Glycine riboswitch aptamer from Rhizobiales bacterium 32-66-11, 103 nucleotides, folded computationally. The sequence was found by an Rfam model in a public genome assembly. Its mean pLDDT, the model's own confidence on a scale to 100, is 78. The model forms 85% of the base pairs in the Rfam consensus. NCBI's taxonomy places the organism under Bacteria, Pseudomonadati, Pseudomonadota, Alphaproteobacteria, Hyphomicrobiales.

């Protein structure tokens, strides 16, 4: 040096689950009450779901005399999300830089 690991940045790929229901907001008419229209938008609430950001819990396992501690893509669903679009997205690939190992 090749190569490997970690971290950061950039690019690419990247799933799941209601186009759900009610009210209000919206447009038109009306003196008011109210009526009609639209709804794939916004908002409050309800029910039903998702799990690959975050969070929490336990476990194989690591460590240990014990205890304590660490620990998942498992589990829970608090937050988050549930047509498309947008956003987000564990993880994977490529590139660059730094550090360590290597020699």
């Nucleotide at each position: 040096a090749a190569u490997g690991a970690u971290u950061a940045u950039g690019c690419g790929g990247g799933a799941g689950a209601g186009a759900u229901c009610u009210g209000c907001a919206g447009u038109c008419c009306u003196c008011c009450c109210g009526g009609a229209c639209a709804u794939a938008u916004g908002u409050c609430g309800g029910c039903g779901c998702c799990g690959a950001c975050g969070g929490a819990g336990c476990a194989a396992c690591c460590c240990c005399c014990c205890a304590a501690g660490g620990a998942a893509a498992c589990u829970c669903u608090c937050a988050g999300g549930c047509a498309a679009a947008a956003a987000g997205g564990a993880c994977c690939g490529c590139a660059u830089a730094a550090u360590c190992a290597g020699g």